[in-house]
The RNA shown here (transfer RNA) has 73 nucleotides and comes from an Egibacteraceae bacterium. The sequence is in RNAcentral, with records from ENA. Its Rfam family is "tRNA". Its mean pLDDT, the model's own confidence on a scale to 100, is 81. Lineage of the source: Bacteria > Bacillati > Nitriliruptoria > Egibacterales > Egibacteraceae.
RNA sequence: GCCCCCGUAGCUCAGGGGAUAGAGCUUCGGAUUCCUACUCCGAGAGUCGUGGGUUCGAGUCCCGCCGGGGGCA
Numbered sequence: 001g002c003c004c005c006c007g008u009a010g011c012u013c014a015g016g017g018g019a020u021a022g023a024g025c026u027u028c029g030g031a032u033u034c035c036u037a038c039u040c041c042g043a044g045a046g047u048c049g050u051g052g053g054u055u056c057g058a059g060u061c062c063c064g065c066c067g068g069g070g071g072c073a
Base pairs, nucleotide, nucleotide: 001072002071003070004069005068006067007066010025011024012023013022018056027043028042029041030040031039049065050064051063052062053061
């Protein structure tokens, strides 16, 4: 330098054109307990890497860039 894959919550990931974008773990509050843990109830946290394009509508499709991983040289 070229090719392929990935980038969504603090972490691991789902969502593959249409609803207020979700799950598990974590965190916080409460219940329970003498206390802690477990368990149960509730809650918080997202410019969906970034800039543009397509579309009535984009996390999703297209292009550039940035970052990570792999392959070729």